[in-house]
C1' cells in the first nucleotide's frame, strides 16, 4: 500500500464507448458574509502610457564657491546686542564641472529560442575590478582640456570661437625581482598620490615642506597564488508532425595567414570531396528550461504562478563604444513605427522597475509608510542613496484557528405543514427560569524585534613614541516604519455575529399545492401530455458551514495506449502470397575478456520543498534546527553464473552428395474424340421454339426432325475421391521436350552456415485498359415480347463488348481456415494419400515408422459458439495490425496508373450507443408431425326483389348515449304513442324529487271549488289517533336555517366487479435435484398412442399444482319404492267419456339403484400403452347433449346496471311539467322474414306432439259478428281447469307454366282491441288494389345425424305492440376420396437486423430548415526560398589628402597619433524589384455529409424477405440490376 456505480437487451454474458462519485487551482461567476493568523493576487494586449519615485556616491583625488549655515574685520540703522550690507574658501558644507568607483548588481518580463538554451557528469586552450596571502617597487619631469571669463548662433535642445587653470585626468624619461617577445645574439614595458599623528633633526617666501610612523591608495601587458565570477568544448537526456525524405558549398577536412581573453571555418587563400540522415537529417507547428507543483498504490500523466538556480529580452531591427565585466531596462549611434514640443528650420521620448491610467478581458490590489531591521552602491568615517527590502492598505483568492452561547424547560403553547380528522410533525425547538462572557466594543497597562556605530575608561598590539590607528573588555549616550502592536487586566450585556446547495436512481435526504409535452429541469439514464417524491412554491429532511454551489481546467477512477498491465476465428484488429536487405532473436563444449549485469568505496546530485524527528508562536496553518532520501551520472576496486566479444574444437539445427517414389506443380510444341453452331447435299411436311401461361422469334423462299459431308472455335464427360500438387492466386483429354519443389531409405560430408523480416523486389482470381489476332457457345450493355399500378428487373426471344491467343498494363476480392511465420512440449480412437520396415500368416489382412490430409474427442483454453499434436492449449522469438459508432476507407496532399482507379490517409460536425455470442418468445410467401365444417365431397342459404330490423351517412331545435375487423351492426333494448327518456323547445322550483341533524308548528290523512297546457297557485270543508313516569316521546306533514343533497356531467388510459375473445385449444407452472459464468435449460424433449401434457416405454431427473378426464344435470335400458290430478292388461258396471267400481301389471311421474370398465375373445404392437375386428348388450370404446373456460393476451368492452378515486356544475350540468324527438331519408352496409312456385298454390276431409304459461291472470261451454272480436259466465292458485284447433304429413279435388288461382308490397275504404290518449307513431280484421320478383355478378355463410333442411307450438319482456330472442317437439336427408391448397390452432425444429414482437424492422432519391466541411474564376494577409538592386550607423582593411601640445631632432623634419560626412573595399539592418513555396481568411457558384414527431416516390435488406445474401470489378441507374 490498489473500492466502484449508471447507461446498449424482453432478459443474459462478454466487448466497448459515454457519464458520475475523489483530490486539486494564481481561478471566475451566483447567493451569503462575524473575527484573527499565515500566504497569494494581469494566466488576456512583450497593448499604449499622464504624473511621482526606482542609482548614486566620494571635498580623505582636483580647480573651486552658485546656494545654505556660521563668522573675524568694515560700514549703516539704532531699543549696545540685534538687523542689514560688505568680505579671507581659512572652517561646516556644497550646485555645476574635472577625476575615481558604481550605473553589467539588485528589480521586471517570458516575446523569442527545440538548441549558440536547460539538466547531469566531465574536459582544456582562457579571462577575472573590488577581496585574501605573498614578491618587487612607488624616483624624476612635461604639456594640455573642462569648469570659469569674453564673444557668437539657436524658439528650444544645444552649440561654436578665443583666452586662463588643477589633479589619483593625460604623456614621456630612469629603474626592471618577476613578466612579455625572440632570428636565442638580444630586445620591450611601470607608477600617483591623499589623509592622521609626531619627539629629535634639516629647510622655509614663516603659510609650510623635508624626515619618521600609521592608514588608504598606485605600479609590474592589471606581478605570483587563491577565492569569487565569467567564457569555451564534449557525452547522455529534453514536445508533436513522414500528408516534411532527402539536406548541405564555408558546406566536411587539411595547410598557411588573420582574428579572439581563449580552442575552433571564427575568418580568408589554396587543396581534397567530403559531412548529416529512417537510431528521423531538413522543414513545419508548439514551447523559456530546471529544482519542483498537482494527481496517482505505484509506474506514470498533466503543469512549470508565488520561492530558488540558469537562460533570453528591455518600443521594433541593426551596430559598436566604454569597461574587469555589456554589445548595456532607467548609456550611445543609425533605420522604422508611434507619441509629444516647435518660431516649421529642428528637437524630445521608451513603466516587461514601484505605485498609477486607458485599453483588452470572466478576472487580479495603494499614484501608502520607512530605511528601524536584512542586504546593496559610494565613502576612512559620520553618512547619503536604495519602490531591493521591511511594513501597512484592498480582496473569504486559498490554508488554519475561534465565535455566533450554555444548562434546564411538556401546557408537547401559538403559528405553519400534513391528515385516514383520531392525530402527526416542526419540537426542548421557542417562550419562561438559571448561568457564562471567548471574539467584537470601551478604558487602562504593556513586551520582543536593537545588534551596532559614536563618546569615555582600561588592556595587550604597532611604533622611536605615552600620538594616531586597529582589536578586546567595561561604562555612557542615543536609534522602531509597523504601532491605538502582540499580550494582560477591568467594565456592560445574550447582548453585535448563518448561510448555501441538495432530497427519481447513481447519492445521504418526502410530502402537499400549482402547472398539464406548456412553463421548465437535466452530469448520465431521463422527467413534464390532469393524481409529477424529477418543473415551480411551501412544510419537512439531508449535507457542508463563514462559507456553499456553478462553470472552467488537470490527474484519478480508465487495465480506455496495457513497462508494471490489454488484445487481433465470429466483438475494432493477421499484411493476398513469397523472396530477401537493415534490424531483432538464436544449438552445444572449453578457454580468455569484462562491454552489458551484480556488489563495495569515493565524488556529485545547490538551497528551499516532500518524508522522519526535535524546537518556537496559547493550538494549528506557519516558521525553524538536525537527519534521511534523491532510482541518475562520473571515477575506481572487485565478482564472472547469464548475455555480448575473441579463439578453438562438436553434431542433434540447417545445407550438400548418393539411391528411389508420388503428383491436374510451371512453360512450350504437337495430337485426339464427343457435343453445340454454321455451311452444302439428301429424305420429309407444317409447324418449330418458348413459358406459370403467353408473345416476340424461326418456318411453304421448306424450318423443326433425320441422314451424309465439310468448316471453325472453345471446353475436356466417365475415371473423380473428405483424393493429389503448389507459397498464395490457382492447377484436370493425350504425347514429347525444358523446368521448380516435396517425400522416403541408408549413409557420407560441411560445421550453426539458422529463424523472422521495416523498406526494397517478385508473383497475384475475375472484371477492366492498350496493340494485333480470333470469335463456336455463352453473354453485361442494348432491342423486342411478357409480367406489373409502374417494371429502366426477375421470365422469354435475340444480341455487342467480353470470355480465347500473343505482347504490355492494372494490383484489387468474403484474395477466408474471416485463424502471420518458425521451432519445442502436452491423452487417444477412427478414416484416407505417398514412402519405408520387419513379422505372422498367407494372398482378405493385421503391426511398427515417417510425411501429408480429414472426422470425433481428454486435459486445458474461450464471452459463448467452439478449438483441441494441422490448437484458438502451455511457454519462446520476430513481423503486421486494433483502440466507441457515424462522417470515411471519404476530402486534401504525396506516390503509382493510359484510364478506370489503387495506395497512404485526416478533420470539423454528430450520436449514447454501434457491435459479438448465446437465451426466451414472436414471426417467416422455412421444414416436419398433428388437429378443427379449415379445405375437399355434399345439402341449404346470403349477395339480386319487396318488407322488417340494426348501423353508417345526411338532415334536424333534438334526431340522447354507448358498442366499430374476426370478438360493433334483430348489439345494451326480455319490447321509445305518454311514461320509459338520459335529447330538444317552452313554463316553473332553489336545503331542493331523495338522506341525516337542529328549531318551530301541526296527528297523519281525506274531500271540494276556481285559475292554468300542466307543474303549480289559491279558497274552503272533514279529521283529531298511538305510548307516557304527564315533563314529554314515536311515526308522519308543513315552515325556517345551514351543514349538505343531487348530477345518465368528464376520465373504462386512475379503478373494483362483471363480460367478450384466442378456446373446451391442451396447454400453463412450481418444489427439490442436476447442467450452464448467466439469461435460462432439464422436468414438459425423444419412441409410440390419444379427443387430451391421455397413457405407456425410455430418460438427470424425482415429484407436485392449475387445466384435460371424472365427479354434477339431462337423455337412452332395466330394477326397486310410491300410485293422484297420471295409467287401464285382466274383472265388473256404463250415459261409451278411465266415465265409475276397482287395479299397480303397463305408460308416466320422481326418488333411489343397476348398467359400460377396452371387462371378454382374436390380431397388430415392444411381453407396454394402445389400436383394429368380434361376441354379448338398450347402449362400445369420452354413448348423445349441457353446465364447467388453466396461466395469460387484446391499456378489448362497460364510470349509462352497480360501486368507486380525482376533476367539474351548485337559482344549475340539479329538480318538476307540457309538447316534440329517439320512428327523419338522395344513399351505403349487416342480420332476418316472405317469395319467385307444381316436391307447389287453392278448397274440403282425416291424424299424431313436446315443453311451457295462467289471479290487475288463463278464460271453457253457449250466443252474435264474414272476421278481428263482443257478450257471457262454468272451471282453474293448476299431472285435475284454461291458453290449445299443432303444422308440415295423409286422402280427395282443382290449377297446367302464365308475372299465373304464384307473389304479396303499396294504397283506398270500413272496422276490432289495448290504452287518459293510436296525428306525428300501435297491432289486428274485412273488402278492394295487386308493385318488385321467373332462383340472383364478384364474393361469401351455416351444417357430419335425429344433424342440415323443413313444419308448426310455447315463453320472457309486455296495457298494447316480434319476421327478433330463448325454448319445444313433428317430418327427416346427402356427403367426407383425402390433407396438396385457403383459414385458425398445437408440438418439435430452423432462420431472424423483430421484442410496441411482421399492422415488426428498415433503405435510397426528391422537397423544406439548420449546421460544419471539400472544390472554386479569384481576392486579401502572414511566414519563407532564390536572383538582383540598394546600402544608414558602426567595426576592420587600404589609401590620394588634411591636421597635430607632450617624445626624438641636424630644427628642415621624423616617430607616433587624429580626421577623412560629399574616399574606397568586404560583410550587413531597413527598404525595393522579379519569381516561387507554404499557411490563414474570404468568394458567385457547386459537391457530397450530418441533424431535424407526424411531407413525396417506391420497397433494396432482415424469414428461402418473396430473384438467397454479401465481396471485387464492369455497365446502367431512384432505392438498384
Nucleotide at each position: 500500500u490498489u473500492a466502484g456505480a449508471g447507461u446498449u437487451u424482453g432478459a443474459u454474458c462478454a466487448u466497448g464507448g459515454c457519464u458520475c462519485a475523489g483530490a486539486u487551482u494564481g481561478a471566475a461567476c451566483g447567493c451569503u458574509g462575524g473575527c484573527g493568523g499565515c500566504a497569494u493576487g494581469c494566466u488576456u494586449a512583450a497593448c499604449a502610457c499622464a504624473u511621482g519615485c526606482a542609482a548614486g556616491u566620494c571635498g580623505a583625488a582636483c580647480g573651486g564657491c552658485a546656494g545654505c549655515a556660521g563668522g573675524c574685520c568694515c560700514u549703516a540703522g539704532c531699543u549696545u546686542g540685534c538687523u542689514a550690507c560688505c568680505c579671507a574658501g581659512g572652517c561646516g558644507u556644497c550646485g555645476a564641472g574635472u577625476g575615481g568607483c558604481g550605473g553589467a548588481c539588485g528589480g521586471g518580463u517570458g516575446a523569442g529560442u527545440a538548441a549558440u538554451a536547460c539538466u547531469u557528469a566531465g574536459g582544456a586552450a582562457u579571462c577575472u575590478g573590488c577581496c585574501c596571502a605573498g614578491u618587487a617597487g612607488u624616483g624624476g619631469g612635461g604639456g594640455a582640456c573642462a569648469a570659469c571669463u569674453c564673444g557668437g548662433g539657436g524658439a528650444a535642445a544645444c552649440u561654436c570661437g578665443a583666452g586662463c587653470u588643477a589633479a589619483u585626468a593625460c604623456c614621456g624619461c630612469a629603474u626592471a625581482c618577476g613578466a612579455c617577445c625572440u632570428a636565442c645574439g638580444g630586445g620591450u614595458g611601470a607608477a600617483a598620490g591623499c589623509g592622521g599623528a609626531g619627539g629629535a633633526u634639516c629647510u622655509u617666501u614663516c603659510g609650510g615642506g623635508g624626515c619618521u610612523u600609521c592608514g588608504c591608495g598606485c605600479u609590474a601587458u592589471u606581478u605570483u597564488g587563491g577565492a569569487c565570477g565569467a567564457g569555451c568544448c564534449u557525452g547522455c537526456g529534453u514536445c508533436g508532425g513522414a500528408u516534411u525524405a532527402g539536406c548541405u558549398u564555408g558546406u566536411u577536412g587539411g595547410u598557411a595567414g588573420g582574428g579572439u581573453a581563449a580552442u575552433g571555418g571564427c575568418u580568408c587563400a589554396c587543396c581534397a570531396a567530403g559531412g548529416c540522415g529512417a537510431c528521423g537529417a531538413u522543414c513545419c507547428g508548439u514551447a523559456g528550461c530546471u529544482g519542483g507543483u498537482c494527481u496517482g498504490a505505484g509506474a506514470g500523466g498533466a503543469c512549470g504562478a508565488u520561492c530558488a538556480g540558469c537562460c533570453a529580452c528591455a518600443c521594433u531591427g541593426g551596430g559598436a563604444c566604454u569597461g574587469a565585466g555589456a554589445c548595456a531596462c532607467g548609456g550611445c549611434c543609425c533605420a522604422g513605427a508611434c507619441u509629444c514640443c516647435u518660431a516649421c528650420g529642428g528637437g524630445a521620448g521608451g513603466c516587461a522597475g514601484c505605485a498609477g491610467u486607458g485599453g483588452g478581458g470572466a478576472a487580479u490590489a495603494u499614484u501608502g509608510g520607512a530605511c528601524a531591521a536584512u542586504g546593496g552602491g559610494c565613502g576612512c568615517a559620520a553618512g547619503c542613496c536604495u519602490g531591493a527590502u521591511c511594513c501597512a492598505g484592498c480582496a473569504a483568492u486559498g490554508c488554519c484557528g475561534c465565535g455566533u452561547g450554555u444548562g434546564u424547560g411538556a401546557a408537547g403553547a401559538a403559528g405553519g405543514c400534513c391528515u385516514u380528522c383520531g392525530g402527526g410533525u416542526u419540537g426542548u425547538a421557542a417562550a419562561g427560569c438559571a448561568c457564562u462572557u471567548u471574539c467584537a466594543g470601551u478604558a487602562g497597562g504593556g513586551a520582543a524585534g536593537a545588534a551596532a556605530a559614536g563618546c569615555c575608561u582600561g588592556g595587550g598590539g604597532u611604533u622611536a613614541a605615552u600620538a594616531c590607528c586597529a582589536c578586546c573588555a567595561g561604562g555612557u549616550c542615543u536609534u522602531g516604519a509597523c504601532g491605538u502592536u502582540a499580550c494582560c487586566u477591568a467594565c456592560a450585556g445574550a447582548a453585535g455575529a448563518a448561510g448555501c446547495a441538495c432530497c427519481g436512481g447513481c447519492u445521504a435526504a418526502c410530502u402537499c399545492u400549482g402547472u398539464g409535452c406548456c412553463a421548465g429541469c437535466a452530469g448520465c439514464c431521463g422527467c413534464g401530455g390532469u393524481a409529477a417524491u424529477a418543473c415551480a412554491g411551501a412544510g419537512g429532511g439531508u449535507g457542508c458551514g463563514a462559507g456553499c454551489g456553478u462553470u472552467a481546467a488537470u490527474c484519478g477512477g480508465a487495465a480506455u495506449u496495457a513497462c508494471u498491465g490489454g488484445g487481433c476465428g465470429u466483438a475494432a484488429a493477421g499484411g493476398g502470397c513469397g523472396c530477401g536487405u537493415a534490424g531483432g532473436c538464436g544449438g552445444a563444449u572449453u578457454g580468455g575478456u569484462a562491454a552489458g549485469u551484480c556488489g563495495g568505496a569515493u565524488g556529485u546530485g545547490a538551497a528551499a520543498g516532500c518524508c522522519c524527528u526535535g524546537g518556537g508562536c496559547u493550538u494549528a496553518a506557519c516558521c525553524u534546527g538536525g537527519g534521511a532520501a534523491u532510482g541518475c551520472c562520473a571515477u575506481u576496486c572487485g565478482a564472472u553464473a547469464c548475455u555480448g566479444c575473441c579463439a578453438a574444437g562438436c553434431u542433434c539445427g540447417a545445407g550438400u552428395g548418393u539411391g528411389g517414389u508420388a503428383g491436374a506443380g510451371g512453360g512450350a510444341a504437337g495430337c485426339g474424340g464427343a457435343a453445340u453452331u454454321c455451311c452444302g447435299g439428301g429424305u420429309g411436311u407444317a409447324g418449330c421454339g418458348g413459358u406459370g401461361a403467353a408473345a416476340u422469334g424461326c418456318g411453304u423462299a421448306g424450318a423443326u426432325a433425320u441422314u451424309c459431308g465439310a468448316a471453325g472455335g472453345a471446353a475436356c464427360a466417365c475415371c473423380a475421391g473428405a483424393g493429389g500438387c503448389g507459397a498464395a492466386g490457382g492447377c484436370g483429354g493425350c504425347u514429347u521436350c525444358c523446368u521448380g519443389g516435396a517425400c522416403c531409405g541408408a549413409u557420407a560430408u560441411u560445421g550453426a552456415c539458422g529463424c523472422u523480416g521495416a523498406g526494397a523486389c517478385g508473383c497475384g482470381a475475375a472484371a477492366g485498359c492498350g496493340u494485333g489476332g480470333g470469335g463456336a457457345g455463352c453473354a453485361a450493355a442494348c432491342a423486342g415480347g411478357a409480367u406489373u399500378a409502374g417494371a429502366u428487373a426477375c421470365c422469354c426471344u435475340g444480341g455487342u463488348a467480353g470470355u480465347c491467343c500473343a505482347c504490355g498494363c492494372c494490383c484489387u476480392a468474403a484474395a477466408c481456415g474471416a485463424u502471420g511465420a518458425g521451432a519445442a512440449c502436452u491423452a487417444g480412437c477412427c478414416g484416407u494419400u505417398g514412402g519405408g520396415g520387419g513379422u505372422a500368416u498367407u494372398a482378405g489382412u493385421g503391426c511398427c515408422u515417417u510425411a501429408g490430409u480429414g472426422u470425433c474427442g481428454c486435459a486445458g483454453c474461450u464471452a459463448a459458439c467452439g478449438c483441441g499434436u494441422u490448437a484458438a492449449g502451455u511457454a519462446c522469438c520476430c513481423c503486421g495490425c486494433c483502440u466507441g459508432g457515424g462522417g470515411a476507407g471519404u476530402a486534401c496532399g504525396g506516390c503509382c496508373g493510359c484510364a478506370a482507379g489503387g495506395u497512404u490517409a485526416a478533420a470539423a460536425c454528430u450520436c449514447a450507443a454501434a457491435g459479438g455470442a448465446a437465451u426466451u418468445g414472436a414471426c417467416g410467401g422455412g421444414g416436419g408431425c398433428c388437429c378443427g365444417c379449415a379445405c375437399a365431397a355434399g345439402c341449404g342459404g346470403u349477395g339480386g326483389a319487396g318488407c322488417a330490423u340494426g348501423u353508417g351517412g345526411u338532415u334536424u331545435a333534438a334526431u340522447u348515449c354507448g358498442a366499430u375487423g374476426c370478438a360493433a351492426c334483430g348489439c345494451g333494448a326480455a319490447g321509445a304513442a305518454c311514461c320509459u327518456u338520459a335529447c330538444c323547445u317552452g313554463c316553473c322550483c332553489u336545503u331542493g324529487a331523495c338522506a341525516u341533524c337542529c328549531u318551530c308548528g301541526g296527528a297523519a290523512c281525506c274531500c271540494u271549488g276556481c285559475a292554468g297546457a300542466g307543474a303549480u297557485g289559491u279558497a274552503g270543508g272533514g279529521g283529531u289517533g298511538c305510548c307516557u313516569u304527564c315533563g314529554g316521546g314515536a311515526a308522519c306533514c308543513g315552515a325556517g336555517u345551514g351543514a349538505c343533497a343531487g348530477g345518465u356531467g368528464c376520465u373504462g388510459c386512475a379503478u373494483g366487479g362483471c363480460u367478450g375473445u384466442c378456446g373446451u385449444c391442451a396447454g400453463c407452472u412450481c418444489g427439490u435435484g442436476u447442467c450452464g459464468u448467466g439469461a435460462g435449460a432439464u422436468g414438459u424433449u425423444g419412441g409410440g398412442u390419444u379427443a387430451a401434457g391421455u397413457c405407456c416405454c425410455g430418460u438427470a431427473a424425482c415429484g407436485a399444482g392449475c387445466g384435460c378426464a371424472a365427479c354434477c344435470c339431462u337423455u337412452g335400458u332395466c330394477c326397486u319404492u310410491a300410485g293422484u290430478u297420471g295409467c287401464c292388461a285382466g274383472c265388473g258396471g256404463u250415459u261409451c267419456g278411465g266415465c265409475c267400481g276397482g287395479g299397480g301389471a303397463c305408460u308416466c311421474u320422481a326418488a333411489g339403484g343397476a348398467g359400460a370398465c377396452u371387462g371378454c375373445c382374436g390380431g397388430u404392437g415392444a411381453c407396454a400403452a394402445a389400436c383394429c375386428g368380434g361376441a354379448g348388450g338398450a347402449a362400445g370404446g369420452u354413448g348423445g347433449g349441457g353446465a364447467u373456460g388453466a396461466c395469460g393476451u387484446c391499456a378489448a368492452g362497460u364510470c349509462a346496471u352497480c360501486a368507486u378515486g380525482g376533476c367539474c356544475c351548485u337559482u344549475a350540468u340539479g329538480g318538476g311539467c307540457a309538447g316534440g324527438g329517439c320512428u327523419a331519408c338522395a344513399c351505403a352496409c349487416g342480420u332476418g322474414c316472405u317469395a319467385c312456385a307444381a316436391u307447389g298454390g287453392g278448397u274440403g276431409g282425416u291424424a299424431c306432439a313436446g315443453a311451457g304459461g295462467g289471479a290487475a291472470g288463463c278464460c271453457a261451454a253457449c250466443u252474435c259478428g264474414c272476421g278481428a272480436g263482443a257478450g257471457g259466465g262454468a272451471g282453474c292458485c293448476a299431472a285435475u281447469c284454461c291458453c290449445a284447433g299443432a303444422a308440415a304429413a295423409c286422402c280427395a279435388u282443382u290449377c297446367g307454366u302464365a308475372g299465373u288461382c304464384c307473389g304479396g308490397a303499396u294504397u283506398g275504404c270500413a272496422g276490432u282491441c289495448u290504452g287518459c290518449a293510436a296525428c306525428u307513431c300501435g297491432a289486428c280484421u274485412g273488402c278492394a288494389u295487386g308493385a318488385a320478383g321467373u332462383c340472383g355478378g364478384a364474393a361469401u355463410c351455416g351444417c357430419u345425424a335425429g344433424u342440415a333442411a323443413u313444419c308448426g307450438c310455447g315463453g320472457a319482456u309486455c296495457a298494447g305492440a316480434a319476421c327478433g330472442c330463448c325454448g319445444c317437439g313433428g317430418u327427416g336427408a346427402a356427403u367426407a376420396c383425402g390433407u396438396u391448397c385457403c383459414c385458425g390452432g398445437g408440438c418439435c425444429u430452423u432462420g431472424u437486423a423483430c421484442a410496441c414482437a411482421c399492422c415488426g424492422c428498415c433503405c435510397g432519391u426528391c422537397a423544406c430548415a439548420c449546421c460544419a466541411u471539400g472544390g472554386g474564376a479569384g481576392u486579401g494577409g502572414g511566414c519563407u526560398g532564390u536572383a538582383c538592386c540598394a546600402g544608414a550607423a558602426g567595426u576592420g582593411g587600404c589609401u590620394a589628402g588634411c591636421u597635430u601640445a607632450a617624445c626624438c631632432u641636424u630644427c628642415g623634419g621624423g616617430a607616433g597619433a587624429g580626421c577623412g560626412c560629399c574616399g574606397u573595399c568586404c560583410a550587413c539592418a531597413c527598404g525595393g524589384u522579379a519569381u516561387g513555396g507554404u499557411u490563414c481568411a474570404u468568394g458567385a457558384c457547386u459537391g457530397g455529409g450530418g441533424u431535424g414527431a407526424a411531407g413525396u416516390c417506391g420497397u433494396a435488406a432482415c424469414a428461402a424477405g418473396g430473384u438467397a445474401a454479401c465481396c471485387a470489378a464492369u455497365c446502367a441507374c431512384u432505392a438498384g440490376u
Model confidence (mean pLDDT): 82 of 100. Predicted 3D model of a 1521-nucleotide RNA (small-subunit ribosomal RNA) from an uncultured prokaryote. The RNAcentral record of the sequence draws on ENA. Its Rfam family is "Bacterial small subunit ribosomal RNA". Its family is annotated with structural constituent of ribosome and ribosome in the Gene Ontology.